[in-house]
RNA sequence: AAAUCACCUUGAGGCGAAGUGCAAUUCUUCACCGGCGGUAUAGUCCGCAAACACACCUUGGUGUGCCGAGUGGGUGCGAUUCCCACACCGACGGUAUAGUCCGGAUGGCAAAGGGGGCGA
Numbered sequence: 001a002a003a004u005c006a007c008c009u010u011g012a013g014g015c016g017a018a019g020u021g022c023a024a025u026u027c028u029u030c031a032c033c034g035g036c037g038g039u040a041u042a043g044u045c046c047g048c049a050a051a052c053a054c055a056c057c058u059u060g061g062u063g064u065g066c067c068g069a070g071u072g073g074g075u076g077c078g079a080u081u082c083c084c085a086c087a088c089c090g091a092c093g094g095u096a097u098a099g100u101c102c103g104g105a106u107g108g109c110a111a112a113g114g115g116g117g118c119g120a
Base pairs, nucleotide, nucleotide: 004117005116007114008113009112010111016030017029018028019027031100032099033090034089035048036047037046038045043088044087052065053064054063055062056061057060070086071085072084073083074082092103093102094101
């Protein structure tokens, strides 16, 4: 040094305008947003996390399931990642039907970083 051990820190953004209506940041038209790892720079590729459902032990975990959506053209050795064009997607509970409001959540997690122990 590698490996390994625990600890600490960080770790999600977005409704502005108009219309209808008793009532909508929920409907309609326009607007706005994009977690983590991989790869030629990705919301749409591959994988992960969260959420949700079920089972088991037990009140917090473990396992299983589920898990959205992109095409065309251009450049290039190489891009469904860049550039141009036009599209599309977004857990659960609440409420006039919600990706954007409120809530579980002062929560959890993928992961990124830091110093330290151990160590030939």
Overview:
This is a predicted structure of a 120-nucleotide RNA (FMN riboswitch aptamer (RFN element)). The coordinates come from a structure-prediction model, not an experiment, and the mean pLDDT is 82. Rfam family: FMN riboswitch aptamer (RFN element). Gene Ontology term of the family: FMN binding.